[in-house]
RNA sequence: CGCGCCGGGUGACCGCGGGCAGCGAGCGAUCGCGGCCUGAGGAAAGUCCGGGCUCCAUAGGGCAGGGUGCCGGCUAACGUCCGGUCGGGGUGACCCGAGGGAAAGUGCCACAGAAAUGCAAACCGCCGCUGCCGCAAGGCGCGGUAAGGGUGAAAUGGUGCGGUAAGAGCGCACCGGCGGUGCCGGGAGACAUCGGCCGGGUAAACCCCACCUGGAGCAAGACCGUUGGGAUCGCUGGCAACAGCGCAGGCGGCCCGCCUGAUCCCACAGCACGUCGCACGAGGCGUCCGGCGACGGACGUCCACAGAGAGAUGGUCGCCACCGCUCAUACGGGCGGUACAGAAUCCGGCUUACAGGCGCG
RNA sequence: GCGGGAUUGGCCGAAUGGCUUAGGCGCUGGACUGUGAAUCCAGCCACGAGAGUUCGAUUCUCUCAUCUCGCCCCA
Numbered sequence: 001c002g003c004g005c006c007g008g009g010u011g012a013c014c015g016c017g018g019g020c021a022g023c024g025a026g027c028g029a030u031c032g033c034g035g036c037c038u039g040a041g042g043a044a045a046g047u048c049c050g051g052g053c054u055c056c057a058u059a060g061g062g063c064a065g066g067g068u069g070c071c072g073g074c075u076a077a078c079g080u081c082c083g084g085u086c087g088g089g090g091u092g093a094c095c096c097g098a099g100g101g102a103a104a105g106u107g108c109c110a111c112a113g114a115a116a117u118g119c120a121a122a123c124c125g126c127c128g129c130u131g132c133c134g135c136a137a138g139g140c141g142c143g144g145u146a147a148g149g150g151u152g153a154a155a156u157g158g159u160g161c162g163g164u165a166a167g168a169g170c171g172c173a174c175c176g177g178c179g180g181u182g183c184c185g186g187g188a189g190a191c192a193u194c195g196g197c198c199g200g201g202u203a204a205a206c207c208c209c210a211c212c213u214g215g216a217g218c219a220a221g222a223c224c225g226u227u228g229g230g231a232u233c234g235c236u237g238g239c240a241a242c243a244g245c246g247c248a249g250g251c252g253g254c255c256c257g258c259c260u261g262a263u264c265c266c267a268c269a270g271c272a273c274g275u276c277g278c279a280c281g282a283g284g285c286g287u288c289c290g291g292c293g294a295c296g297g298a299c300g301u302c303c304a305c306a307g308a309g310a311g312a313u314g315g316u317c318g319c320c321a322c323c324g325c326u327c328a329u330a331c332g333g334g335c336g337g338u339a340c341a342g343a344a345u346c347c348g349g350c351u352u353a354c355a356g357g358c359g360c361g
Numbered sequence: 362g363c364g365g366g367a368u369u370g371g372c373c374g375a376a377u378g379g380c381u382u383a384g385g386c387g388c389u390g391g392a393c394u395g396u397g398a399a400u401c402c403a404g405c406c407a408c409g410a411g412a413g414u415u416c417g418a419u420u421c422u423c424u425c426a427u428c429u430c431g432c433c434c435c436a
Base pairs, nucleotide, nucleotide: 001361002360003359004358005357006356008320009319010318011317012316013315014314016039017038018037019036020035022033023032024031025030041340045351046350048349049348050347051346052345053217054216055215056214060256061255062254063253065213066212067211068210069209070084071083072082073081086097087096088095089094100208101207105206106205107202108201109200123149124148125145126144127143128142129141131140132139133138157175158174159173160172161171162170176198177197178195179194180193181192182191184189221276222275223274224270227267228266229265230264231263232262233246234245235244236243237242247261248260249259250258251257283302284301285300286299287298288297289296290295321338322337323336324335325334326333327332362432363431364430365429366428367427368426371386372385373384379416388404389403390402391401392400409425410424411423412422413421
């Protein structure tokens, strides 16, 4: 530095939630009594992602919106995880990375600076002139120059040599980037080689590209009453069933499309605040097999691995373990303390909190 | 329990990613006044915390903290 695991143990008594069967009383609703079994976590937390499940169409098409963003895999699914790639950091074990496109377009780049993106820009310098002024030094004008100075976070590849009036990929070598080709790889990409091609940054700015995505959430939703009030369907065709058009309502962003016309809305009753959903599940444990791994498969076994509804899981005493202080110092004695936190529809991840301890590399 | 929104001095409240974060109330000191009020002048006091993106963050992204709002069964 990384990975995995534990996170007080035990005995007695009292108390609480849930389940099971029993005895007694009572016509019954029910009440009383004792018995047995069982009862928080690695994060139950934050609700940051993803799914199961339920209702709305069986969840349909398009737009808008949202999300993801190297490659491959795993999975019910994911932004997680596993393996790899590239970049950055570290002496190292190893860690970090929202990492497609800036050569499609638009926006922004304060201050400073001559100039902040336009095939741009000459402030100080450097160089040329067969131009003008001046005795000269030099000044002015015209032109060339991005090598040097200066400004800035950033000034249009970097270093060196050549070259030149001075300079410049103008030429060359090496390095970096971009593009082409070959070769390796399943791919991201690696390696080699060629071409002076050298085009600032920002997409956690709009945007473009690819892929994913219907909405709401267990206070979802279903079931169990006595009523009262209200809202709403017309036309045409047809003997009728029904069909067409319109109207209304639903599909909580919009359009299409679909469905319904019989339901919908309002008020009232549950008070230890009805019953179900709600505890058998992508379940746990063990062995073997496949895979580097995430994970998958087979077999066996367990379900006595919580199910409340203002919400149980606690308290006292003793012993042991650990830590601190202290007495004593050979054992030991005394006092105090033992983290973070606590189910509420259920799972897979992430993040955050955490005294102390163990194992492996 | 589930789902939204917000956080800037003591209080209210604004901001295009850009200089030292406006403004009002309040507070402190001074001026004016015989004293006080009012008025005038000057000053003090802030981006909830930590990371990241960026040259640069109150602003954009993530994590955490705090506050606040809405939602039951009603056949």
Molecule: RNase P RNA; transfer RNA
Organism: soil metagenome